A computed fold for a 355-nucleotide part of an RNA from a metagenome, annotated as large-subunit ribosomal RNA, domain IV. The coordinates come from a structure-prediction model, not an experiment, and the mean pLDDT is 88. The RNAcentral record of the full RNA draws on SILVA.
Context: one part of a larger RNA
RNA sequence: GUAUUGCUAAGGAACUCUGCAAGUUGGUGCCGUAACUUCGGGAGAAGGCACCCCAUAAGAUGUGAAACCCCUCGCGGGCCAAGCGUUUUAUGGGCGCAGAAACCAGGGGCUGCCGACUGUUUAACAAAAACACAGGGCUCUGCAAACUCGUAAGAGGAUGUAUAGGGUCUGACGCCUGCCCGGUGCUGGAAGGCUAACGGGAGAAGUCAUGGCGCAAGCCAGAAGCUUUGAACCGAAGCCCCAGUAAACGGCGGCCGUAACUAUAACGGUCCUAAGGUAGCGAAAUUCCUUGUCGGGUAAGUUCCGACCUGCACGAGGGCGUAACGAGUGGCCCACUGUCUCAGCAAUAUGCUCA
Numbered sequence: 001g002u003a004u005u006g007c008u009a010a011g012g013a014a015c016u017c018u019g020c021a022a023g024u025u026g027g028u029g030c031c032g033u034a035a036c037u038u039c040g041g042g043a044g045a046a047g048g049c050a051c052c053c054c055a056u057a058a059g060a061u062g063u064g065a066a067a068c069c070c071c072u073c074g075c076g077g078g079c080c081a082a083g084c085g086u087u088u089u090a091u092g093g094g095c096g097c098a099g100a101a102a103c104c105a106g107g108g109g110c111u112g113c114c115g116a117c118u119g120u121u122u123a124a125c126a127a128a129a130a131c132a133c134a135g136g137g138c139u140c141u142g143c144a145a146a147c148u149c150g151u152a153a154g155a156g157g158a159u160g161u162a163u164a165g166g167g168u169c170u171g172a173c174g175c176c177u178g179c180c181c182g183g184u185g186c187u188g189g190a191a192g193g194c195u196a197a198c199g200g201g202a203g204a205a206g207u208c209a210u211g212g213c214g215c216a217a218g219c220c221a222g223a224a225g226c227u228u229u230g231a232a233c234c235g236a237a238g239c240c241c242c243a244g245u246a247a248a249c250g251g252c253g254g255c256c257g258u259a260a261c262u263a264u265a266a267c268g269g270u271c272c273u274a275a276g277g278u279a280g281c282g283a284a285a286u287u288c289c290u291u292g293u294c295g296g297g298u299a300a301g302u303u304c305c306g307a308c309c310u311g312c313a314c315g316a317g318g319g320c321g322u323a324a325c326g327a328g329u330g331g332c333c334c335a336c337u338g339u340c341u342c343a344g345c346a347a348u349a350u351g352c353u354c355a
Base pairs, nucleotide, nucleotide: 001350002349003348004347005346006345007344008343010341011340014339019336027051028050029049030048031047036041038172052094053093054092055091056090057089058088059087060086061085062084063083068078069077070076095099107334108333109332110331111330112329113328114326115325119131120130135170136169137168138167139166140165141164147156148155149154173321174320175319176318178252179251180250183249184248185245186244187243188242189241192240193239194238199233203229204228205227206226207225210221211220212219213218253271254270255269256268257267280314281311292308293307294306295305296304
């Protein structure tokens, strides 16, 4: 010097991102316990008192001997109650610094946010407000089910059968869940338009018997067949089209004017849209401007709590509440402390130096 441990005057969070760490509290019995609440809780709320040993007295309780009595006679029953064990209370006394004497062994309260809860998770930097969850909704599936794995056979689903099984969203509970179907998706519809293979073959081309022309080489025409090509027409689902559907994917406006102070605008006009954000909440885990403004708490508060609403860019793709719960996260208070003012001392281990 480092690590671990113990103690510390006065102060007591002034430390610091943060009371991180360390302290405080801690057991049993009794007394006593608020808001709120889903009436279960909250509660060990909070906050108090007692606690050791000896003697005496009284009480409670377990067991229940001997003697005596009874008998269906036994390892039986009854009665009285001794002894032994446990424990409570009262009175008096005793000792120590200290009686839950050591070890062991909750700090508490108030108020927000998130998630209802117990659970689950990044084995080895994240335990959470993430995942799951009961509950709710939509949707598919009639059984050789839907769906999944497999080329298939086959298997799971399920030795189940719509109070079942799959997918997906939400996430206890309470109050609720508004408007838009124009786009995309899904479902239904079938008149019309477009549309594949196939069918269909109008027509066209190649070849060529033969014929014509030519002195010849060759040229021209060209039936049938074969080959190639091929228009009209016919042709489902699908798309277009017509409807429905948002707890499907999603979306939910702008400008101007107006009231007898001012300000504001219940009201009016106008443009656009499929429809223009309802209830509730709101500077929020969301607010840029922003340390918004006002109130509270502090001597002093970019955090916190309560309001306001000008919501850059909340909102029912769940919203808003909510008792209980949480190694979650923010703010405050009490207690307590070497976290700090500010450092000191001691012990153990180790490093270094010297011998």